[in-house]
RNA sequence: GGCUUCAACAUCCCCGCGGUCUGGGCGGAUCAAAUCCGCAGUGAGCCCGCUGGAGCC
Repeated sequence: GGCUUCAACAUCCCCGCGGUCUGGGCGGAUCAAAUCCGCAGUGAGCCCGCUGGAGCC
C1' cells in the first nucleotide's frame, strides 16, 4: 500500500462518524387523484469517504 472483517466507547438492548440514492413513516399544498414541499434515533436496504480494532497478502 491492497483486500476481508468487526464496533469496545452508548443513561435497558441495538446504534462508530459524515454523505448520496432507493423504499417506508409523519405533516403540509391540492375537492380528489397525480404531483410537489417539509420533518425525524426512518431499529429498512445499497453505495462512497472517514475513525478505531483484528486478520490475510

A computed fold for a 57-nucleotide RNA from an Acidobacteriota bacterium, annotated as nadA riboswitch. It matches the Rfam family "nadA riboswitch". The family's RNA type in Rfam is small RNA. The prediction has a mean pLDDT of 85. The source organism's lineage runs through Bacteria, Pseudomonadati and Acidobacteriota. The model forms 100% of the base pairs in the Rfam consensus.